Predicted 3D model of a 383-nucleotide RNA (Bacterial RNase P class A). Its Rfam family is "Bacterial RNase P class A". Rfam's curators write: Ribonuclease P (RNase P) is a ubiquitous endoribonuclease, found in archaea, bacteria and eukarya as well as chloroplasts and mitochondria. Rfam classes the family as a ribozyme. Its family is annotated with tRNA processing, dimeric ribonuclease P complex and ribonuclease P activity in the Gene Ontology.

RNA sequence: CGAGUCGGCUGGGUGAUCGCGGCGGGAAACCGUCGAGGAAAGUCCGGACUCCACAGAGCAGGGUGGUGGGUAACGCCCACCCGGGGCGACCCGCGGGACAGUGCCACAGAAAUCAGACCGCCCCCAUGGGGUAAGGGUGAAACGGCGAGGUAAGAGCUCACCGCGUUCCUGGCGACAGGGACGGCACGGCAAACCCCACCCGGAGCAAGACCAAGAAGGGCUUCGGCCCGCGGAGGCCGUUCGAGCGUUGCUCGCGCGAGGUCUCCGGGUAGGUUGCACGGCACGGUCGGAAGGUCGUGUCGGAGGCGGCUGGCAACAGCCGUCACAGAUGGAUGAUCACCUCUCGCGAGAGAUCAGAAUCCGGCUUACGGCCGGCUCGUCCC
Repeated sequence: CGAGUCGGCUGGGUGAUCGCGGCGGGAAACCGUCGAGGAAAGUCCGGACUCCACAGAGCAGGGUGGUGGGUAACGCCCACCCGGGGCGACCCGCGGGACAGUGCCACAGAAAUCAGACCGCCCCCAUGGGGUAAGGGUGAAACGGCGAGGUAAGAGCUCACCGCGUUCCUGGCGACAGGGACGGCACGGCAAACCCCACCCGGAGCAAGACCAAGAAGGGCUUCGGCCCGCGGAGGCCGUUCGAGCGUUGCUCGCGCGAGGUCUCCGGGUAGGUUGCACGGCACGGUCGGAAGGUCGUGUCGGAGGCGGCUGGCAACAGCCGUCACAGAUGGAUGAUCACCUCUCGCGAGAGAUCAGAAUCCGGCUUACGGCCGGCUCGUCCC
């Protein structure tokens, strides 16, 4: 210098003028402060949180699949083992079971599971018979591989090595690795085929839920006509310990609750506010509000929060200490103009700068372009 591989940061920068959303101060003008991501995307996993609910067993269903760790948890991350790819750094994994059972291996080929003789080789009494599976052919795959001996020609027929099986020793937490002994030893592949084994899993989801207020009881939706679920009244049927029905969103059993349930007809209304909601709980005080509740300050308790440091660990990460509070909209906020700089194209004038915007939140995975920085590997050149 080039190529590759792994990781980190990031999406124009600076200044000025005006503008937008939350919160605080202020009578107001205005001032202060905070204000989109590494993927905010996909909705693929796991949770926090909410409701059933105090919540058992089985089946169904679903998920994972080498070992050991990490984590709130995971299908994630780290380390290692085995197999595969790569010169290498590194990357990938369909990583338990084919002797529980069922199924498939098309076509080609002689034959594809307990198979086979087309060509070939050898022998003989030779238009045929016998032996053979080393060589060739077909195929994704041909019932161990390679070499030597042996044989009529051949064959684990014999032998050495490799592979395979049984067993023992050593190392390792383990998956496994290495070594020794014995044995001529074969009945392949596919489970990302059904299945078996081991382990794991309640369900539904912020449109979950909760509060105030109004009130014939409202709630949700709406194309604004109404619809659905509830509420009140009337009537019919079933049921009240020989139990209808309910117990959250699959079924059965168990267990618990249980006096109502179901059908038909008639009968108001649906205009609001708040919280969930952005670190949280509690106490006190100020302030706004009719209330629910909001917000600020102080104190205290806490955290799968961010940042920094130290210690332990190969690492993922954990512990301790310090510090900070970093968007919260809902017809949905971050914009516009000017100047300079940076990048790309262009001779120049000039033109163009996007992978892409939170919506309950967090931990991952996957996908999407561009730029910068760093570690390592390989190659080349120079000293």